[in-house]
Molecule: transfer RNA
Organism: Candidatus Methanophagales archaeon
């Protein structure tokens, strides 16, 4: 070099034919306990790797550029 997978919150991962970014673990506060855990309420964090282009509208669709696993030579 040439195929193919994928990169969304601190971590793991959803987001099926383009329209409010979701769920668990963590985190923060309160309830509850004599304290802890545990369980239960809320609550904060991702402008989706990046840059362009299509569209009223892109996480999603085209094009490119990086980084990662796998695969062929």
């Nucleotide at each position: 070099g040439c195929c193919u997978u994928g990169g969304u919150a601190g971590c793991a991962u959803a987001g099926u034919u383009g329209g409010c970014a979701a769920u668990g673990c963590g985190c923060c506060a309160c309830c509850u306990u004599g304290g802890u855990a545990a369980g239960g309420u809320g609550g904060a964090g991702a402008c989706c790797a990046c840059g362009g282009g299509u569209u009223c509208a892109a996480a999603u669709c085209c094009c490119g550029u990086c980084c990662a696993g796998g695969g062929c030579u």